[in-house]
RNA sequence: GGGGGCGUAGUAUAACCUGGCUAUUACUACCGGCUCCAGACCGGUGGAUUGGGGUUCAAAUCCCCACGUCCCCA
Numbered sequence: 001g002g003g004g005g006c007g008u009a010g011u012a013u014a015a016c017c018u019g020g021c022u023a024u025u026a027c028u029a030c031c032g033g034c035u036c037c038a039g040a041c042c043g044g045u046g047g048a049u050u051g052g053g054g055u056u057c058a059a060a061u062c063c064c065c066a067c068g069u070c071c072c073c074a
Base pairs, nucleotide, nucleotide: 001073002072003071004070005069006068007067010027011026012025020057029045030044031043032042033041050066051065052064053063054062
């Protein structure tokens, strides 16, 4: 220099191909219950689509660019 994959809460992950109501689940965090206390267990709450633009009635999903990361070729 060329080509390709991936990017969703603090961590991991579903939904993407085939656009559609309030973005899923687990752990973590916080609050409460239980307990002499803590852990375990039970109930509840909060938190996310890498950034920008485009298409569309409607975008996490489709298209383009950028950024980050990984792989291949030179």
A computed fold for a 74-nucleotide RNA from a Nanobdellota archaeon, annotated as transfer RNA. The prediction has a mean pLDDT of 84.